[in-house]
A computed fold for a 73-nucleotide RNA from Camelus ferus, annotated as transfer RNA. It matches the Rfam family "tRNA". Rfam classes the family as a transfer RNA. Gene Ontology term of the family: triplet codon-amino acid adaptor activity. The sequence is in RNAcentral, with records from Rfam. The same sequence occurs in records of 3 taxa. The organism belongs to Camelus, within Eukaryota. Its mean pLDDT, the model's own confidence on a scale to 100, is 82.

RNA sequence: GAGGGUAUAGCUCAAGCGGCAGAGCGUACGCUUAGCAUGCAUGAGGUCCUGGGUUCAAUCCCCAGUACCCCCA
Numbered sequence: 001g002a003g004g005g006u007a008u009a010g011c012u013c014a015a016g017c018g019g020c021a022g023a024g025c026g027u028a029c030g031c032u033u034a035g036c037a038u039g040c041a042u043g044a045g046g047u048c049c050u051g052g053g054u055u056c057a058a059u060c061c062c063c064a065g066u067a068c069c070c071c072c073a
Base pairs, nucleotide, nucleotide: 001072003070004069005068006067007066010025011024012023013022019056027043028042030040031039049065050064051063052062053061
C1' cells in the first nucleotide's frame, strides 16, 4: 500500500435487512435469613463508533472517516 471483517447497556453478545432495540452477567430496591450466600419479585441503565447524504421516517441504505482484528504484498 491492496482486500475482507467487527463496532449495539458497566461487561460478554443477540436481534432486526427502513417504522418504539433485547438476553445473560453485573447493578439498585424489596421479600426470604439471626446474618450472609442462594432463591424469588420489581426497576434503572442505550447519541445502536463518528460526521455527512437519501427518506415522511435511518441502528438498518449510500459516502467519508476512526479504532481494533484477519489476510495479501